[in-house]
Context: one part of a larger RNA
RNA sequence: UGCAAUUAUAAAAUUGAGAGAGCCAUUCUCCUGUACGAGAGGACCGAGAAUGAUGAACCUCUUGUGUACCAGUUGUCGCGCCAGCGGCAUCGCUGGGUAGCUACGUUCAGAUCGAAUAACCGCUGAAAGCAUCUCAAGCGGGAAGUCGUAUCUCAAAACCAGUUUUAAAUUUCGUGGAAGAUUACCACGUAAAUAGGCGAGAAGUAAAUUUGUAGUAAUACACUAGCUAACUCGUACUAAUUUAUUGA
Numbered sequence: 001u002g003c004a005a006u007u008a009u010a011a012a013a014u015u016g017a018g019a020g021a022g023c024c025a026u027u028c029u030c031c032u033g034u035a036c037g038a039g040a041g042g043a044c045c046g047a048g049a050a051u052g053a054u055g056a057a058c059c060u061c062u063u064g065u066g067u068a069c070c071a072g073u074u075g076u077c078g079c080g081c082c083a084g085c086g087g088c089a090u091c092g093c094u095g096g097g098u099a100g101c102u103a104c105g106u107u108c109a110g111a112u113c114g115a116a117u118a119a120c121c122g123c124u125g126a127a128a129g130c131a132u133c134u135c136a137a138g139c140g141g142g143a144a145g146u147c148g149u150a151u152c153u154c155a156a157a158a159c160c161a162g163u164u165u166u167a168a169a170u171u172u173c174g175u176g177g178a179a180g181a182u183u184a185c186c187a188c189g190u191a192a193a194u195a196g197g198c199g200a201g202a203a204g205u206a207a208a209u210u211u212g213u214a215g216u217a218a219u220a221c222a223c224u225a226g227c228u229a230a231c232u233c234g235u236a237c238u239a240a241u242u243u244a245u246u247g248a
Base pairs, nucleotide, nucleotide: 009167010166011165012164013163014162018154019153020152021151024052025051026050027049028048029047030046036041054109055108056107057106058105062103064101065100069096070095071094072093073092074089075088076087077086078085079084113148114147115146120141121140122139123138173189174188175187176186177185194239195238196237197235198234199233200232201231203228204227205226211222212221213220214219
């Protein structure tokens, strides 16, 4: 979390008894070279900033992965041969890489007010005509710690089973999902964009060719054809079909 209960109509919203998490650390600047001090040195209080660690969420950027994308390439076998492809060899190896996931990336978070105290510092004060903070009576101060509160999350299974609103609601089945072991949850089911397909785009690849730029040149870079997965928008072409019967 789900199932679960005879909470005895259902669906939504909500209160919060209670529970959990967290409340971390360091440095610098100002105050101030001030108080203090012969000097050397050098603060409290208060204000501001940054960093670290930790935690949560996320994927715009930077990375990684990306075994359904693109390209290069070795060996071998096959498609009759050439060309072009395919199988196998760790995904054969190599160079890149969309979505998703992810950290090494990004964003955010910890700011309250009290209570009782520890060490310690005190007041009054005897035993002990003095002195003494007191394992004497009595009364105070005092910590990043403790206990509450505040903050964030869950929460009516809180059995006194709460409160409010509405009048309906749900399963099976099918198409699916950033939801998921199963279940559950969420979206949709022709009055339809739920998934696939298709169209367009984004994005990836690019030693096909051409062109351009730079260079004396080898070469490098740019653009681009082609191909293209999970992405975005659109589009009913396909599948979510249609109809009947029984019936407490």